[in-house]
Molecule: transfer RNA
Organism: Lepraria neglecta
């Protein structure tokens, strides 16, 4: 250099056009005689730029960063 695939809450990871979800994290309750479990709210994200759509995390383009195979 070319091709694939991949970027989503502080981490991990699911989301094939219509209010972005779960696990962990934090914070605050409830449960206890204290602690740990164990439940509940609350908090915090779609890499960037255009393009198509009434509507884009989703589809097309490029730009960045990663991984993998060739060279």
């Nucleotide at each position: 250099g070319u091709a694939u695939c991949g970027g989503u809450g502080g981490u991990u990871g699911a989301g094939u056009g219509g209010u972005a979800c779960a696990a962990u994290c934090a914070g605050c309750g409830c449960u206890u005689g204290c602690c740990a479990u164990g439940u509940g709210c609350u908090g915090g994200g779609c890499c960037c730029g255009g393009g198509u759509u009434c509507g884009a995390u989703u589809c097309c383009c490029g730009g960045c960063c990663g991984a993998u195979a060739c060279a």